[in-house]
C1' cells in the first nucleotide's frame, strides 16, 4: 500500500411537557380518577425459511404413500444450526464456495452440428484380395472381324482398420516405440484412471506406501428412482371459561311489555372421527358431517411467565458448548404504549485558509447551514436469511 | 397474528429442460367518398429479480421483491 477474517456499539447528558403496566396509598357517583415509586423495543423486533415449547385433533397403532435431511466427528431440547477436521473446485496467499450419498439395481433424457450420443456403429480417408466393366501397353493365336493371357491405372461390389478429418458441452483413455497389408492395449515402456489385496496412520470421512488384474469404464439424481435417517395432522384467529342474542317453550299482563327455562332455523347424507389411501380400532342415531340462514363484533384465562432466563467469574474443551459459584427479576397492549421539544456535547459533509487552469492535496477545525441509518414486539424461545448512516476494535496474508 | 398462491409483449393468458407463443390491443398499407367491417405485412419480451444446479434454465432449487387469496365467536 493492497486485501482476508472476525467481534462490539448503533448517538450521550440535563430540563420541560406527554404515553403504557406491575405495585402502593387516597378518592369514589364503582364507570373510574388522583399521587408516589419502578420498568418500558431491536440487532435485526422483518422475512416466516427451519427447528421447538404449548394446546387440540382418541396420547396418535401397523403397511403403501408423500415429504425432508444427505462428506465425516462432535454439540444442542430440536434442527436444513453451530463447531472441528475431511475432499473436490477457485485463490500467489490469508482465505473462500459446495443440496459432498449411489450413474457396475433398473428407466428417461443428451437440442442443434456432426458419419456416429452412449452400443458399438462406419462418412470422407487408409488397405490387401477377388470378380464384372472401360482405358493404356507387352505377349500369344487367327478364317483380319476379333480372340486369349499378363502388367498398370480408372469405376464398382462386398472385406479389413478406427491412426488421421471435421462437428459438439461431451466421441470410447494419453505420449512414445514395436508391430502390420493399413492399422489398433495387438505388444510393451510411462503417465492419468477403476477395480482389488497387504502395510502404516486417523474414532471416522479419508491420508501415504505397495502388490495384483482386465486394459477403459460418458454425463445427468436441484430427471423417475434405489440406499440410509428423520418426519402423526393443525396451529394462541389453537385452545378453556363467562355473558349477550336470535328461534322455541311455559307464565303473567295495565296489551306498551316483562319473568323464567332452553340456547336459534332450514336443506342434505347415514354414516362419522382417528387431518391422504388401505387395515385396524373408537363412537354414536338425545349422534355425527357438510351447505344456506340467523345473531354477537363482549369480557376472563392462555398471556407476561424462574425461564433450553440474563450479567459477572472459575474450570473442562482446538472449537461449538457444558459444568460450578455468585448477583438480578427484565416491557406487553388489543385500534395497539415506548414520544415530542429545548440547551450541551459527539460523528459526517459542505462552508473556511494555502497551493494548483482542473482534478486533487495540505491546514484550520472556532463560528454558521445540513444530516445522523435500517426498521418497530403482539403465545414464547433457538437458529437462518435480509436490511442499515456511520464509528471502535482484534487477528491474519501479499508486495516493497 | 397464523397459513397459502401467483408473477411471461399494453391487457388476458398458453408454454413436459433444447431459438418464447395465442387472442384482444398498437402501427402501416390495401378497401370506401370517409368510417367501421375485412384483407395484408409488422413492431413491441431482461420470461419480476439475484444466486446456484446442468453442456444448456421461462420450466429445476434457494434468496428478495410486489400483488392476491383464506382463517373470529354462538359452533
Nucleotide at each position: 500500500g493492497a486485501g482476508c477474517c472476525g467481534g462490539c456499539c448503533g448517538g450521550g447528558c440535563g430540563g420541560c411537557c406527554g404515553c403504557g403496566g406491575u405495585c402502593c396509598g387516597c378518592c369514589u357517583u364503582c364507570g373510574g380518577g388522583c399521587g408516589g415509586c419502578u420498568c418500558g423495543a431491536g440487532g435485526a423486533a422483518a422475512g416466516u425459511c427451519c427447528g421447538g415449547a404449548c394446546u387440540c385433533c382418541a396420547c396418535a397403532g401397523a403397511g403403501c404413500g408423500c415429504g425432508g435431511u444427505g462428506g465425516u466427528g462432535g454439540c444442542c431440547a430440536a434442527c436444513a444450526g453451530c463447531c472441528a477436521c475431511c475432499c473436490a473446485c477457485g485463490g500467489u496467499g490469508a482465505c473462500g464456495u459446495g443440496c459432498g450419498g449411489g450413474a457396475c439395481a433398473g428407466u428417461g433424457c443428451c437440442a442443434c452440428a456432426g458419419a456416429a450420443a452412449a452400443c458399438a456403429g462406419a462418412c470422407c480417408g487408409c488397405c490387401a484380395g477377388c470378380g464384372g466393366c472401360c482405358c493404356u501397353c507387352a505377349g500369344c493365336c487367327u478364317u483380319c472381324g476379333g480372340g486369349c493371357c499378363g502388367a498398370g491405372g480408372g469405376u464398382g461390389c462386398g472385406g479389413g482398420u478406427a491412426a488421421g478429418g471435421g462437428u459438439g458441452a461431451a466421441a470410447c483413455g494419453g505420449u512414445g516405440a514395436g508391430g502390420u497389408a493399413a492399422g489398433a492395449g495387438c505388444u510393451c515402456a510411462c503417465c492419468a484412471g477403476c477395480g482389488u489385496g497387504c502395510c502404516g496412520g486417523g474414532u471416522g470421512a479419508c491420508c501415504g506406501g505397495u502388490g495384483c488384474g482386465g486394459c477403459u469404464a460418458g454425463g445427468u439424481a436441484a430427471a423417475c428412482c434405489c440406499c440410509a435417517c428423520c418426519g402423526g395432522g393443525a396451529g394462541c384467529a389453537a385452545g378453556a371459561c363467562c355473558a349477550a342474542g336470535a328461534g322455541g317453550a311455559c307464565c303473567c299482563u295495565u296489551c306498551g311489555g316483562g319473568g323464567u327455562c332452553u340456547g336459534c332455523g332450514c336443506u342434505g347424507a347415514c354414516g362419522g372421527g382417528c387431518u391422504g389411501c388401505u387395515c385396524g380400532u373408537c363412537u354414536c342415531a338425545u349422534g355425527u358431517c357438510a351447505g344456506c340462514g340467523g345473531g354477537u363484533a363482549g369480557g376472563u384465562c392462555g398471556c407476561a411467565c424462574c425461564g433450553a432466563g440474563g450479567c459477572g467469574u472459575c474450570c473442562a474443551g482446538c472449537a461449538a458448548u457444558g459444568g460450578g459459584c455468585g448477583c438480578c427479576c427484565c416491557a406487553g397492549a388489543u385500534g395497539g404504549a415506548u414520544g415530542g421539544u429545548c440547551g450541551c456535547c459527539c460523528c459526517c459533509g459542505c462552508c473556511c485558509c494555502g497551493a494548483g487552469c482542473a482534478a486533487u492535496c495540505g491546514g484550520a477545525u472556532c463560528a454558521g447551514c445540513g444530516g445522523g441509518a435500517c426498521a418497530g414486539a403482539a403465545u414464547c424461545c433457538g437458529g437462518c436469511u435480509u436490511a442499515c448512516a456511520g464509528g471502535c476494535u482484534g487477528g491474519c496474508u501479499c508486495a516493497u | 397474528g397464523g397459513g397459502c398462491g401467483a408473477u411471461u409483449g399494453g391487457c388476458g393468458c398458453a408454454g413436459c429442460g433444447g431459438u418464447a407463443g395465442c387472442g384482444c390491443g398498437c402501427u402501416u398499407c390495401c378497401c370506401u367518398g370517409a368510417c367501421a367491417c375485412g384483407g395484408a405485412a409488422g413492431a413491441g419480451g431482461u420470461c419480476a429479480u439475484c444466486g446456484g444446479u446442468u453442456c444448456a434454465a421461462u420450466c429445476c432449487c434457494g434468496g428478495u421483491a410486489u400483488c392476491g387469496c383464506c382463517c373470529a365467536c354462538c359452533a
Two RNAs folded together computationally: RNase P RNA and transfer RNA, 475 nucleotides in total. Its mean pLDDT, the model's own confidence on a scale to 100, is 77. It holds a member of the Rfam family "Bacterial RNase P class A". Its family is annotated with dimeric ribonuclease P complex, tRNA processing and ribonuclease P activity in the Gene Ontology.